The prediction has a mean pLDDT of 82. Predicted 3D model of an 82-nucleotide RNA (transfer RNA) from a Candidatus Doudnabacteria bacterium.
RNA sequence: GCCGGUGUGGCGGAACUGGCAGACGCGCACGACUCAAAAUCGUGUACCGAAAGGUGUGUGGGUUCGAUUCCCUCCACCGGCA
Repeated sequence: GCCGGUGUGGCGGAACUGGCAGACGCGCACGACUCAAAAUCGUGUACCGAAAGGUGUGUGGGUUCGAUUCCCUCCACCGGCA
């Protein structure tokens, strides 16, 4: 240099024929239980905003009524070829 793959909350990892993003698990916070703790159970857990609402799937664009999903660009990592 060329070719291919991967990139989603704090972490792992779903959502794929384009139609509710973050299911499920882990972790964390608070509560229940306990003399106290562990275990177990319940609720919550991206960002902005007083709220209404808006933003967010590696970056920036494009297509579309609608994009995690399709197209282009760049970045990072992995593999192959030279």
Annotation: It was read from a public genome assembly.